Predicted 3D model of a 142-nucleotide RNA (SAM riboswitch aptamer (S box leader)) from Streptomyces fumanus.
């Protein structure tokens, strides 16, 4: 920054300084907070986005054979090997972010279904489910 992809229901806390607030924003809920909130510093964990290794497995313009004027185009044909590159609820965790109450704490916007509101349609509420909107990482792009 009105860009683009991917994630977000897993996981992970102690100290020290502060002192009254906090879960982004409005609002409605619900929560956490003087057994100390935001903030900031120490030290520690989780995670596996980038980064590396390594296994497996697929494929390839690689890499063996053959053909062919050719070690090099082409064309076949292989799956040892080397090299790239997908992929896996993979293994690992030195770096580079990031995170360490509760789904991204729920809701709000749209479908779709269901229960009530004395039958339909409609509308309301209430409740499940999918989608979005916004937002946060992180990788890129301009």
């Nucleotide at each position: 920054c009105g860009c683009u992809c991917a994630u977000c229901c897993a996981g992970a806390g102690g100290g020290g300084c502060a002192g009254a607030g906090g879960g982004a924003c409005a609002c409605g809920g619900c929560c956490c907070g003087a057994u100390g909130a935001a903030g900031c510093c120490c030290c520690g964990g989780c995670a596996a986005c980038c980064c590396u290794c390594c296994a497996g497995u697929c494929g390839g313009c690689a890499c063996u054979c053959g053909u062919g004027a050719a070690g090099c185009a082409g064309c076949g044909a292989g799956g040892c090997u080397c090299c790239c590159g997908g992929c896996u609820c993979g293994g690992g965790a030195a770096g580079g972010u990031g995170c360490c109450a509760a789904a991204u704490c729920c809701g709000u916007c749209u479908c779709a279904c269901g229960a009530c509101g004395a039958a339909a349609c409609g509308c309301g509420u209430c409740g499940u489910g999918a989608g979005g909107a916004a937002g946060a990482u992180g990788a890129g792009g301009a």
Taxonomically the source falls in Streptomyces (Bacteria, Bacillati, Actinomycetota, Actinomycetes). The coordinates come from a structure-prediction model, not an experiment, and the mean pLDDT is 78. Of the family's consensus pairs, 88% are formed in the model.